[in-house]
RNA sequence: GGCCCCGAGGGGUGCUGCGACGGACGCCAGUCCGCCACGCUCGGGCCGCCGACCCAACCCUGUUCAAGGGCGCCCACCUCAA
Numbered sequence: 001g002g003c004c005c006c007g008a009g010g011g012g013u014g015c016u017g018c019g020a021c022g023g024a025c026g027c028c029a030g031u032c033c034g035c036c037a038c039g040c041u042c043g044g045g046c047c048g049c050c051g052a053c054c055c056a057a058c059c060c061u062g063u064u065c066a067a068g069g070g071c072g073c074c075c076a077c078c079u080c081a082a
Stems, first nucleotide, its partner, number of pairs: 001050003004045006010075006018039001021034005038068001
């Protein structure tokens, strides 16, 4: 660093549906049907797997604490106005 798993990003709900996934068909290009709006970001896990590096890792102190997520609706929270 990648895969996978876990946690967090305040909740609930409706609609559409790309990718991925599942099924069928196929001239193997793709098509149809189904499902589907945390698939994103951050943190953690070698008490999981793979890869890379070789004096890093680690420890202590201080400070700070996210940003985003198709279209609606209802709450919650903060500010302002009436």
The RNA shown here (SAH (S-adenosyl-L-homocysteine) riboswitch aptamer) has 82 nucleotides. It matches the Rfam family "SAH (S-adenosyl-L-homocysteine) riboswitch aptamer". Gene Ontology terms of the family: S-adenosylhomocysteine metabolic process and regulation of gene expression. The prediction has a mean pLDDT of 77. It was read from a public genome assembly, where an Rfam model found it.